The part of an RNA shown here (small-subunit ribosomal RNA, central domain) has 348 nucleotides and comes from an uncultured prokaryote.
Context: one part of a larger RNA
C1' cells in the first nucleotide's frame, strides 16, 4: 500500500468562516483529453516461463517458442467522466408580506436580600456547633425602628421551554444590531458540498495596566476534632470574584456521535408558523425545531432507531497493544504560567 475502524474498547479538531485541492442537478449538441476496440512500430541481448537438444547426471551451456502486462502511433466508437457552447428549475440564492425569541454590544433604571454607617427603643449576652472554643459584646453587642452607603446577583414567572456556530445567554426599559421560521408570487439560473494549511470566536482558572471591593473566599492566621489532622467543622481573612483595555487559547469545551445530501413503519407529547372546518379555546392537516417510546435494520452487549449508532454518496479529521508519555528534545507561539507540534532507549 490493500485492508478495518471511531457512542461506552484505541480513535471526530472546542466551534465556525473559509483559499487550495477533492467531489457535485436535468437536457441537448460538438470536440475527443481519459475509456473502449483495431491495425503498426518500439520493447537490446542475457534473466524468467515452455518444449527440446549437448556435457554420464545435475548446476550449467545450446536451439527454438513464449513472454516482456510497458511506451510511441494511426484508425474507429461516443455511454460515462472531463472540456467547450446552449437551454432548463427541483439544489443553492434574492424579492414581498408576516412571526417568535434569556442571540450580541451599548447606555439607562427597578425592587428584595446582605454587609458597612449615623440615629432612635432597649439590656446581657450574641454568635457558632455532635458538643465546643476561637470571634463580637457595658466604649452598649444580638434583636428591633428609621435614614443612609456600597458592591454584587437577579426569588416567583421557570418548562426534556426558547434563542445561538460552538463557548454560552435570564429583573426592566431604550437604542443599534446578527441570525432564524412560515407564506406568497416574480426573479438569478448550479451560483453548490466539503475543506489540508490560514483566520476568527471560545468556560472557568490564570497574567499585565488601571479602577472597584458588598457577600462569597484559594493563600494564610487561629479555635475544635484526632494518636496525628499541613483536612473534613468553627471564627477570621487576603488575591480572585465585578468593571475597562490587553494577553492566555485550555475543560468530561460531552450528544464522549465531524460537515453536507437522499431514501427507510409509526404512536404520543411540546414550542413557532400556515391552511380547512362560523372557531384565541377544539379537530384534521402541512412545513421548521425539540423530546420520549417503538417496528423494520443497525450493535460486541448496552443501547441506536426520520434530530440513526439504518441503507447509500462526497469531503475532511482521527486510530493501529499496556507502560516510558501527551514526555525528552527541537519548533513555534505567550509577560510568565504554560500551550501546541511530538520522539526514542528500555520494559511487560
Nucleotide at each position: 500500500c490493500u485492508g478495518g475502524g471511531c457512542g461506552u474498547a484505541a480513535a471526530g479538531c472546542g466551534u465556525a468562516c473559509g483559499u487550495a485541492g477533492g467531489c457535485g442537478g436535468a437536457u441537448c449538441g460538438g470536440a475527443a483529453a481519459g475509456u473502449a476496440u483495431a491495425g503498426g512500430g518500439u520493447g537490446a541481448a542475457a534473466u524468467c516461463c515452455c518444449a527440446g537438444g549437448g556435457c554420464u547426471c545435475a548446476a550449467c551451456c545450446c536451439u527454438g517458442g513464449a513472454a516482456c502486462u510497458g511506451c510511441c502511433u494511426u484508425a474507429u466508437a461516443a455511454a460515462c467522466u472531463c472540456c467547450c457552447g446552449g437551454u432548463c428549475u427541483u439544489g443553492a440564492g434574492u424579492u414581498c408580506g408576516a412571526g417568535a425569541g434569556a442571540g450580541g454590544u451599548g447606555a439607562g433604571u427597578g425592587g428584595a436580600a446582605u454587609u458597612c454607617c449615623u440615629a432612635g427603643u432597649g439590656u446581657a449576652g450574641a454568635g457558632g456547633u455532635g458538643a465546643a472554643a476561637u470571634u463580637c459584646g457595658u466604649a452598649g453587642a444580638u434583636a428591633u425602628u428609621a435614614g443612609g452607603a456600597g458592591g454584587a446577583a437577579c426569588a416567583c414567572c421557570a418548562g426534556u421551554g426558547g434563542c445561538g456556530a460552538a463557548g454560552g445567554c435570564g429583573g426592566c426599559u431604550c437604542a443599534c444590531u446578527g441570525g432564524c421560521u412560515c407564506g406568497a408570487u416574480a426573479c438569478u439560473g448550479a451560483c453548490g458540498c466539503u475543506g489540508a494549511g490560514g483566520u476568527a470566536c471560545g468556560a472557568a482558572a490564570g497574567u499585565g495596566u488601571g479602577g472597584g471591593g458588598a457577600g462569597c473566599a484559594a493563600a494564610c492566621a487561629g479555635g475544635a476534632u484526632u494518636a496525628g489532622a499541613u483536612a473534613c467543622c468553627c471564627u477570621g481573612g487576603u488575591a480572585g470574584u465585578c468593571c475597562a483595555c490587553a494577553c492566555c487559547g485550555u475543560a468530561a469545551a460531552c450528544g464522549a456521535u465531524g460537515a453536507a445530501u437522499g431514501c427507510c413503519a409509526g404512536u404520543c407529547g411540546u414550542c413557532g408558523g400556515g391552511c380547512a372546518g362560523u372557531a384565541u379555546a377544539c379537530u384534521g392537516u402541512u412545513c421548521g425545531g425539540u423530546g420520549a417510546c417503538a417496528c423494520a435494520c443497525c450493535u460486541a452487549a448496552c443501547g441506536g432507531a426520520u434530530u440513526a449508532a439504518g441503507c447509500a454518496u462526497u469531503c475532511c479529521g482521527c486510530c493501529u497493544g499496556g507502560g516510558g508519555a501527551g514526555u525528552a528534545c527541537g519548533g513555534u507561539c505567550g509577560c510568565a504560567a504554560g500551550a501546541u507540534u511530538a520522539a526514542a532507549a528500555c520494559u511487560c
The full RNA is in RNAcentral, with records from ENA.